[in-house]
The RNA shown here (c-di-AMP riboswitch aptamer (ydaO/yuaA leader)) has 130 nucleotides and comes from a soil metagenome. It matches the Rfam family "c-di-AMP riboswitch aptamer (ydaO/yuaA leader)". About the family: This family represents a conserved RNA structure found upstream of the ydaO and yuaA genes in Bacillus subtilis and related genes in other bacteria. The ydaO/yuaA element is thought to act as a genetic 'off' switch for the ydaO and yuaA genes in its native state. The sequence is in RNAcentral, with records from MGnify.

RNA sequence: CGCUGAAUCCCGACGUCGCAAGAGGCCGGGAGCGGGGGACCCAAAACUGGGGCGAAUCGUGCCGUCCGGCACAUAGCGCACUCUUUCAGCGCGAGCCCGUCAGCUAACCCCGUAGGCAGACGAAAGAGAA
Numbered sequence: 001c002g003c004u005g006a007a008u009c010c011c012g013a014c015g016u017c018g019c020a021a022g023a024g025g026c027c028g029g030g031a032g033c034g035g036g037g038g039a040c041c042c043a044a045a046a047c048u049g050g051g052g053c054g055a056a057u058c059g060u061g062c063c064g065u066c067c068g069g070c071a072c073a074u075a076g077c078g079c080a081c082u083c084u085u086u087c088a089g090c091g092c093g094a095g096c097c098c099g100u101c102a103g104c105u106a107a108c109c110c111c112g113u114a115g116g117c118a119g120a121c122g123a124a125a126g127a128g129a130a
Base pairs, nucleotide, nucleotide: 002117003116004115008031009030010029011028012027014025016023017022032113033112034111035110036109037108042103049101050098051097052096053095059072060071061070062069063068076092077091078090079089081128082127083126084125085124086123087122
């Protein structure tokens, strides 16, 4: 450079670095993008738990037994032009938040705009892009 992801762009204030061109920081505003809450109708219906972001979920075994730890396995996700099919591989399968509350949801309201990247995938056929 690029990839992933909503996580980009513009304007203004302040201050930093730099001789300068400029670079990046922080605060505020706007646009775009993403997410949550939230009626009627509909759906659902009593269960202490429940819910949200995310691919990251359902289990089994052992140790411990409040709750955790480890191993295996797994829904799902990914492997660098894109998509589909077939064959054969590899990796991930976390974490965080709300606080007893949450279906859908017009109006309306609120929040985010971060992080990360192991270049880890070969073969055949087809369709595209450049």